[in-house]
RNA sequence: GAUGAACGCUGGCGGCGUGCCUAAUACAUGCAAGUCGAGCGAGGCCCUUCGGGGCCUAGCGGCGGACGGGUGAGUAACACGUGGGUAACCUGCCUGUAAGACCGGGAUAACUUCGGGAAACCGAAGCUAAUACCGGAUAAUUUUGAGCAUCGCAUGAUGCUUGAUUGAAAGAUGGUUUCGGCUAUCACUUACAGAUGGGCCCACGGUGCAUUAGCUAGUUGGUGAGGUAACGGCUCACCAAGGCAACGAUGCAUAGCCGACCUGAGAGGGUGAUCGGCCACACUGGGACUGAGACACGGCCCAGACUCCUACGGGAGGCAGCAGUAGGGAAUCUUCCGCAAUGGACGAAAGUCUGACGGAGCAACGCCGCGUGAGUGAUGAAGGCUUUCGGGUCGUAAAACUCUGUUGUUAGGGAAGAACAAGUACGAGAGUAACUGCUCGUACCUUGACGGUACCUAACCAGAAAGCCACGGCUAACUACGUGCCAGCAGCCGCGGUAAUACGUAGGUGGCAAGCGUUAUCCGGAAUUACUGGGCGUAAAGCGCACGUAGGCGGCGCACUAAGUUGGAUGUGAAAUCCCCGGGCUUAACUUGGGAAUUGCAUUCAAGACUGGUGUGCUGGAGUGUGGGAGAGAGAAGUGGAAUUCCAGGAGUAGCGGUGAAAUGCGUAGAUACCUGGAGGAACAUCAGUGGCGAAGGCGGCUUCUUGGCCCAACACUGACGCUGAGGUGCGAAAGCGUGGGGAUCAAACAGGAUUAGAUACCCUGGUAGUCCACGCUGUAAACGAUGAGAACUAGACGUUGGAAGGAUCUGCCUUUCAGUGUCGCAGCUAACGCGAUAAGUUCUCCGCCUGGGGAGUACGGCCGCAAGGUUGAAACUCAAAGGAAUUGACGGGGGCCCGCACAAGCGGUGGAGUAUGUGGUUUAAUUCGAUGCAACGCGAAGAACCUUACCUGGUCUUGACAUCCUUGGAACCCUGCAGAGAUGCGGGGGUGCCUUCGGGAACCAAGAGACAGGUGCUGCAUGGCUGUCGUCAGCUCGUGUCGUGAGAUGUUGGGUUAAGUCCCGCAACGAGCGCAACCCUCGUCCCUAGUUGCCAGCAUUCAGUUGGGAACUCUAGGGAGACUGCCGGUGACAAACCGGAGGAAGGUGGGGAUGACGUCAAGUCAUCAUGGCCCUUAUGACCAGGGCUACACACGUACUACAAUGGCCGGUACAAAGGGUUGCCAAGCCGCGAGGCGGAGCCAAUCCCAGAAAACCGGUCGUAGUCCGGAUCGGAGUCUGCAACUCGACUCCGUGAAGUCGGGAUCGCUAGUAAUCGCGAAUCAGCAAUGUCGCGGUGAAUACGUUCCCGGGCCUUGUACACACCGCCCGUCACACCAUGGGAGUUGGCUGCUCCAGAAGUAGGUAGUCUAACCGCAAGGAGGACGCUUACCACGGAGUGGUCAAUGACUGGGGUGAAGUCGUAACAAGGUAGCCGUAUCGGAAGGUGCGGCUGGAUCACCUCCU
Repeated sequence: GAUGAACGCUGGCGGCGUGCCUAAUACAUGCAAGUCGAGCGAGGCCCUUCGGGGCCUAGCGGCGGACGGGUGAGUAACACGUGGGUAACCUGCCUGUAAGACCGGGAUAACUUCGGGAAACCGAAGCUAAUACCGGAUAAUUUUGAGCAUCGCAUGAUGCUUGAUUGAAAGAUGGUUUCGGCUAUCACUUACAGAUGGGCCCACGGUGCAUUAGCUAGUUGGUGAGGUAACGGCUCACCAAGGCAACGAUGCAUAGCCGACCUGAGAGGGUGAUCGGCCACACUGGGACUGAGACACGGCCCAGACUCCUACGGGAGGCAGCAGUAGGGAAUCUUCCGCAAUGGACGAAAGUCUGACGGAGCAACGCCGCGUGAGUGAUGAAGGCUUUCGGGUCGUAAAACUCUGUUGUUAGGGAAGAACAAGUACGAGAGUAACUGCUCGUACCUUGACGGUACCUAACCAGAAAGCCACGGCUAACUACGUGCCAGCAGCCGCGGUAAUACGUAGGUGGCAAGCGUUAUCCGGAAUUACUGGGCGUAAAGCGCACGUAGGCGGCGCACUAAGUUGGAUGUGAAAUCCCCGGGCUUAACUUGGGAAUUGCAUUCAAGACUGGUGUGCUGGAGUGUGGGAGAGAGAAGUGGAAUUCCAGGAGUAGCGGUGAAAUGCGUAGAUACCUGGAGGAACAUCAGUGGCGAAGGCGGCUUCUUGGCCCAACACUGACGCUGAGGUGCGAAAGCGUGGGGAUCAAACAGGAUUAGAUACCCUGGUAGUCCACGCUGUAAACGAUGAGAACUAGACGUUGGAAGGAUCUGCCUUUCAGUGUCGCAGCUAACGCGAUAAGUUCUCCGCCUGGGGAGUACGGCCGCAAGGUUGAAACUCAAAGGAAUUGACGGGGGCCCGCACAAGCGGUGGAGUAUGUGGUUUAAUUCGAUGCAACGCGAAGAACCUUACCUGGUCUUGACAUCCUUGGAACCCUGCAGAGAUGCGGGGGUGCCUUCGGGAACCAAGAGACAGGUGCUGCAUGGCUGUCGUCAGCUCGUGUCGUGAGAUGUUGGGUUAAGUCCCGCAACGAGCGCAACCCUCGUCCCUAGUUGCCAGCAUUCAGUUGGGAACUCUAGGGAGACUGCCGGUGACAAACCGGAGGAAGGUGGGGAUGACGUCAAGUCAUCAUGGCCCUUAUGACCAGGGCUACACACGUACUACAAUGGCCGGUACAAAGGGUUGCCAAGCCGCGAGGCGGAGCCAAUCCCAGAAAACCGGUCGUAGUCCGGAUCGGAGUCUGCAACUCGACUCCGUGAAGUCGGGAUCGCUAGUAAUCGCGAAUCAGCAAUGUCGCGGUGAAUACGUUCCCGGGCCUUGUACACACCGCCCGUCACACCAUGGGAGUUGGCUGCUCCAGAAGUAGGUAGUCUAACCGCAAGGAGGACGCUUACCACGGAGUGGUCAAUGACUGGGGUGAAGUCGUAACAAGGUAGCCGUAUCGGAAGGUGCGGCUGGAUCACCUCCU
């Protein structure tokens, strides 16, 4: 885009079309084929002037029922289409021409009577007519014999002459009549011709399956006969053995064919409704009769099924005609009107008949047209929806005002379609003896179903007339609410798991519109079957290789031909349709005139290039000959040495062997190792090489014999002999099979030992088939260059093998050429990778093969095979992918380089004990919540007795504990009584403030009403912000340019170097940004400035820097200097840089800190805060008391203290830094063993206080012990804080004195002022569970060979089936559910072959029986006929045996699909044993192993080649 459509929602009108696609299922009822009295007899009715006339019809007869109408079952066929043939034919009615119509005869229906039957109907006897029937004559014709002429494409055709066979209606009507006839018309006969319609034959064309490959016996042909309208095996007899088929016979399946219709740019593809042509059919099957025509839709006979009637004896019927009914179905109409028109049958005609046809009805089924109003109209109304609350939008839309009347309603008018025919009148013509509607013209008269319809006019009212689908992308059109992986949507991608433009609804919008969507089907897009117009190295696809048949294709020249080819002409290509130009309906649809077109076929004429054909030549393709050459080419026979194994002997002793490590195994009965001899089988090191040969598989010691192919050189010869190759034939690794040998090694299976969770494996020890030979079979491989064969052309460079030629300085070199074999590479090609004269380039010829993945190279069938199996080779079902190449990442039990307390080297820990603390778990009314690998777990929490507090129990409040607004009242506020656990409730007293324009106002308090408050309720997977982590790792990007089809690459890689993408050099890159570094703070040195509360060298002074004084030092805190690889040497590339040195307080980022790129983890946090949405609102909010967060069989993390002598305890002595302090730090002094108390000086701090630093050092004691270690636990007594220490604080004193004697596997931190160790301070805080955290200083090490390994990271490279990225992906069995399918003892049904039986009706033949009007015969009888019987053929039916298709079948095989099942881990990285292919074997399963092959294997090394 289209449809004979259907379904859903909706529906105003008209025109024109269309309307059972399914059950060729069954049909009630009515109608659809009759007509003619001018063919005939007869009967009835009516009229009558009685002469007759009119009307009707059962029957005989004629014509028509073969047309028209329906349907598409069958049919793959001369059925259809196109073009021919018919010299092989027919043709009623019609037209023309010619001739004619003579003489006779016998019956019969109707009718009457009788009989039978339920009926349908039948029988007998009798009567009668014809345009019914029959005989004869004549003519033409037919057939045949003879003869002649002409013609043709063969058989032959035509005409003429001459012998044998064949016809009529004597008719009807009109006119006329002398009644004999004549004449007109119609009808009739014969012949010829035409027209029309048919029959038959031929060529070509249009379908699926080869898993249908052979078919055929009247089959193919001949002769003869029969038959037909006609040719013909159409039929028969005889003879011959043919005919068809890979250019697809036969079979099966499907199907009416065409003009055309739909689609498409076309070529094509699909369809075959309506209209038109042809065919076939008429309940199913068979058959003939009649006829011009039928084997007959509304005829006959028979058989069958079904239906109906019946008196059970027997009969009737055929809607695939028009309506209609039932049924089927998703689905398809009125039991209408009329013959007015057109057409048909009959008739002389009037006319009759006509469900053909013309019309109307029903149906939005389709196409076309019209309408549902038009103009003005902003307060942008109301209302809906939405909102950021301002608004926006529906929207000039509505309302309102003005106007119009298409359609509608009513009324009035009102067609065309009608032309005839007939009749009447007039005129003319033919013909006739003459007349006549016999024919023609003119005039008059008459005929309409539709239908009072189309159309026209008038009046009336905006009145009666809009829906459907969509709105995530494709695809025009977006918001709100509801829902919450539910309900649902979906054409594909996909949407929905609480903010859905995708579901449902609403508003809005978009599209189309009396329709709109959906479904179904076809074409297009689809170059996705490729003729136009595709491919085959890796995506699907080159047969394993050759030889060769058919076929296809084929070198150069000349001549002929004209099949192909091209052009002209002619015929045809029906009409309709399509297209163009016009006409008619108001337009259009529709219809109509003309043209064009119909791309085709046929005939004919011409051309002669090309292809083909024929002939004749040529040598370039191909081949033969001659002379040389290389070679693992093949077959057979012989032969050689090394090695393994075995046997024998010698010598010799305890092991050997094997592995990652072992064990099984062998060995004291003497192995292994060593020597000698022997046996036997198999394979041939070095040479050896991207070397050679072969078609491929493949081929390797040496010698001989036989043999195939190839290369080179030069000439001679043949003369296209060529290429390819469907079928076919042969060869064809390994494994395997059969028979017979052989058997050394190796080695499937098997056995044992290991490994392992297991180990039917990898590893080890053994070991049988096999491996070898002969003969035969198998016929497959990753049979690979994943690249068919042949030919030609198209830059080069460098190797190598075999020949030849030329040159040279002649063993070694150079140049050229032919044939192979390699690498790189230009053009070109390719999706890219890559290929690139050995093409995957440019062309030609031929063959093979492909058409999404899976199912499946499976099933069934065929063929082959001894088997294994091979070959050919589907479908159902299922998915939206499967795949190739390349890119970026990520990953690897891949590689290279490098870094990091990563390992190593060290030191000290954790893990064991006790305690503290956090977590899990458990418990509980509650044990609030969060954090969960590293990166949760002394984390949020820098401090839970109440409070905190979010949890639980109980008691209370409801505009609320908190905010804003309104009204009323009151200052606020302070003191106080009672009840209660308290919140709270009821009271008493005091107090009257500030501003003012005097109205009031502001703050605060109380009460009230409603807006609202409130929520540590949910969602960190809706978010902001903040944070963790990789990681202070060195990375992450951009602009322009360049390369690439593109993703992307380059830059950023490379060579060096660095802590660093730090820097240098190079480079199709050049620059830039965020990171690194630096800038900032602090510590380390010096200088300057300044000296109080800090300092004191020198001078005084003192108990004391206490005081005077000093400003040097320390220190304080401001400012500067200093370090930059700056200098020297070396290395390096003349670089960057590195190494060493000098100087320097400090040296190569001097130490530390702050600083955290692009990003990752849906990382953490809604409980810091903020915030969308949702939820609660006398509660999930708020207040109070008490409890809980502190529980405790247990497990884990992080710490502290220890286990002691490098120590504990006692005594004495010394040295810090950094902090904090007025609700505070608190001195001196006194009391207490002590915690502490009393006390009160000083200090808002370089001044005073906390504040004694501790380890250290000196002295003493303890003596290896569960201790003078260790301090848990418990008892008692206290102190302090605080409303309050019971749950549940810290501290002190006295007593008690547990585990623990250095910690398994495992694991953590640290590289220097670090680890270790020692103490001090602070925040939070009333107090404190702090052993925590954050800081401060004191003492102060050891070690680093180095980067193999573990972990993490960076860069480059490689492989990848990964990309939520290895915590990835993924294979197979088993179990469950569902689905389709194969096998299956069979069962059922359809179709069909063959062999038989049987044989209705009918036709043909025969005929002894019976009967018989026409003709012959005087008669008897005959001719002819009918019936009967019989033969042949044959439908239905029956029997047997096959084939095939379908359905079904206990059971069974595999397959597919399914959200989370089980077992393993096969594959993807070297996938942890490289993988895969073929084959054999074994095993729960993936799979393992053997043999041979491949690279579509990583890595390292070697070799070779190139640069």
Molecule: small-subunit ribosomal RNA
Organism: uncultured bacterium